[in-house]
RNA sequence: ACACCUUUAGCUCAGUUGGCAGAGCAGUGGACUCCAAAUCCAUGUGCGAGGGUUCGAAUCCUUCAGGGUGUG
Numbered sequence: 001a002c003a004c005c006u007u008u009a010g011c012u013c014a015g016u017u018g019g020c021a022g023a024g025c026a027g028u029g030g031a032c033u034c035c036a037a038a039u040c041c042a043u044g045u046g047c048g049a050g051g052g053u054u055c056g057a058a059u060c061c062u063u064c065a066g067g068g069u070g071u072g
Stems, first nucleotide, its partner, number of pairs: 001071007010025004019055001027043005048064005
């Protein structure tokens, strides 16, 4: 320099033929308990940034940024 992959909640990741943004763990509040653990109930501010297409974009197009792999 070029090619490809990746960026979604505090963490690990789903969601991809465009149509309500989710799971596990963690956190917080409550129940239970003499206290704690375990268990149960409740609880969410999140799609890397800008622009475009569309009735509608995490999803498609484009530019940029971060990370990774490969080639020379």

RNAcentral holds the sequence, with entries from ENA. Predicted 3D model of a 72-nucleotide RNA (transfer RNA) from Echinicola strongylocentroti. Its Rfam family is "tRNA". Rfam's curators write: Transfer RNA (tRNA) molecules are approximately 80 nucleotides in length. The coordinates come from a structure-prediction model, not an experiment, and the mean pLDDT is 80.